[in-house]
Context: one part of a larger RNA
């Protein structure tokens, strides 16, 4: 001077506390561990590894395995020599790759000869090339402590000195927020604004949007109009500014009025000095070490999809606030030319045909679903669940057998609300319903995003964790 204490005081957080859900029990999905395995690539491993890098593993990706091939190499500069380039077709072979025959002669400079530049090809050497070690050589980026309220600094002053003071104290705030005091007076990065977004109102604009008023239509459909809805530009508004009250005559803090909002308005972005030799050498850059007919390179087929088993996150139930039927009503945000596909016909169905329209507020995805209104089930392993397995097809792709998706019939497992123990959440939140969208030929219970429906609780802080500050 920090660190720590089952040492004090003041103080915050869904930390407990009051509450609603849920995991932990099935049954799949999906990640790990372990086991196996020619291989079952490689990282991540408390909290901060485990639906995580991967916003997509039949082939490619692919880095692993087994065979087959190359060796100035798949890529890049530089030298010499030959051929323009490049289509096209046969034969071998899993196929890389090897082997044969045809077509072809372009550009610029030159009258020509011939050079020249691109592209191909041989040959030798410099060299390529490595997802090959070292995250404890490193850069960058990243996680946590934590969006917690701290971390320093000039100058001054006090100490022999480390060092202190500033930053302690008294109040207050979300906040080292401000305000008073003070040997301390300034200041910096951080706090909070400044941004973006959502919530009111007003100008300005008016097609693809809208429709009060006139007409007109099956239909905002056409005329007409921009009033309103909206779109998107620019303002404006909120500021403890206004009143009472408490306070120290302060900062503030409690109540109100007016407002669309009120005390940071709701949510994002935004992460100080600094931990953890945290994570990454497999994004990517890079030191230094190793491979160099191989640790490098190209094929083809296999793995990364294994399974007695262990945990993580997740879907989907176990019912009746429900299942199935029949009818009916309301969204938002996005995507779309290698595309998004409409009417309309075929198929119980995935799905097929078929072409109108759309480079999009014009046209298409596009039926939102819970919800509402009947009807049925009557408490049961069921008209609950919906694995699993069989047979029949669809689609996408060279190609679905190791290893797709989805559809019809048949089959119908566990499973009756989960044991110790543990998880999120404080309001347009939780639950709960559905739609998008990135990845992508195809393939989502994962992720990023929308929306509709829409709660309970919260005395308090003694005790569990985490933290701040003074001692």
């Nucleotide at each position: 001077u920090g660190a720590c204490g089952g040492g004090g005081g003041c103080c915050c957080g869904c930390a407990c506390a009051a509450g609603c859900g849920g995991u932990g029990g099935a049954u799949u999905a999906u990640g790990u561990g372990g086991a196996u395995u020619a291989a079952u690539u490689c990282g991540a491993u408390g909290c901060a590894a485990c639906g995580c890098g991967a916003a997509a593993a039949a082939c490619c990706u692919u880095a692993c395995c087994u065979g087959g091939c190359c060796u100035u190499g798949a890529c890049a500069u530089g030298u010499a020599c030959c051929g323009a380039a490049u289509u096209g077709a046969g034969c071998a072979g899993a196929g890389a790759u090897g082997u044969u025959c045809a077509a072809g002669u372009g550009c610029u400079c030159g009258a020509a000869a011939g050079a020249g530049a691109a592209c191909g090809g041989u040959a030798a050497c410099a060299c390529a090339g490595g997802u090959g070690c070292u995250g404890c050589a490193u850069g960058g980026c990243u996680g946590u402590c934590g969006u917690c309220a701290g971390c320093u600094c000039g100058u001054g002053u006090c100490g022999u000195g480390a060092g202190a003071u500033g930053u302690u104290g008294g109040g207050u705030u979300a906040a080292g927020u401000c305000c008073c005091g003070c040997a301390a007076c300034g200041a910096g990065c951080g706090c909070a604004a400044c941004c973006c977004u959502u919530g009111c109102c007003a100008u300005u604009a008016a097609u693809u949007g809208c429709c009060a008023u006139c007409a007109u239509u099956u239909a905002g459909u056409u005329g007409g109009g921009c009033a309103c809805u909206u779109u998107a530009a620019u303002g404006g508004g909120a500021c403890u500014g206004c009143c009472g009250g408490u306070g120290a005559c302060a900062a503030a803090c409690c109540g109100g009025a007016g407002g669309a909002a009120g005390g940071u308005g709701g949510g994002g972005a935004u992460g100080a000095c600094g931990u953890c030799a945290a994570g990454u050498c497999c994004u990517c850059a890079u030191g230094g070490c190793c491979c160099u007919u191989a640790u490098g390179g190209c094929c083809a087929g296999g793995g990364c999809u294994u399974c007695a088993c262990a945990c993580g996150u997740a879907a989907u139930a176990c019912a009746a606030u429900g299942g199935u039927c029949g009818g009916u009503a309301c969204a938002g945000a996005g995507g779309g030319u290698u595309g998004c596909c409409a009417a309309c016909c075929c198929g119980c169905g995935a799905g097929g045909g078929g072409g109108a329209g759309c480079c999009a507020a014009u046209c298409c995805u596009a039926g939102a679903a819970a919800g509402c209104c009947g009807a049925u089930c009557g408490u049961a392993g069921u008209c609950c669940g919906g694995a699993u397995u069989g047979u029949a097809g669809u689609c996408u792709g060279c190609a679905a057998c190791u290893c797709g998706a989805c559809u019809g019939c048949a089959u119908g497992a566990a499973g009756u609300c989960g044991g110790a123990a543990u998880c999120g959440c404080u309001a347009g939140u939780a639950a709960u319903c559905g739609c998008g969208g990135a990845u992508c030929a195809g393939c989502a219970u994962g992720u990023c995003g929308c929306g509709g429906u829409g709660a309970a609780u919260a005395c308090g802080u003694u005790c569990c964790c985490g933290g701040g500050c003074c001692u």